[in-house]
RNA sequence: GACCUCGUAGCUCAGCCUGGAUAGAGCAGCUGGCUUCUAACCAGCAGGUCGCAGGUUCAAAUCCUGUCGGGGUCG
Numbered sequence: 001g002a003c004c005u006c007g008u009a010g011c012u013c014a015g016c017c018u019g020g021a022u023a024g025a026g027c028a029g030c031u032g033g034c035u036u037c038u039a040a041c042c043a044g045c046a047g048g049u050c051g052c053a054g055g056u057u058c059a060a061a062u063c064c065u066g067u068c069g070g071g072g073u074c075g
Stems, first nucleotide, its partner, number of pairs: 001074007010027004020058001029045005051067005
């Protein structure tokens, strides 16, 4: 230098290929219940510029371009 791959909640990830209307799960956190208390269990709540910027579109996490970071292959 070329190419491939990953980046979504505090953490681990799904969703992307095939655009569709409030963006999800588990764990962690908070509140309440239960319990003598804690844990476990049950119910609820909160938490997101979908790495960043631009473009296409009525509509973008999803498509296109550029760019940043991690990993890899080749030279």

The RNA shown here (transfer RNA) has 75 nucleotides and comes from a Nanobdellota archaeon. The RNAcentral record of the sequence draws on ENA. The coordinates come from a structure-prediction model, not an experiment, and the mean pLDDT is 82. Taxonomically the source falls in Nanobdellota (Archaea, Nanobdellati). Rfam family: tRNA.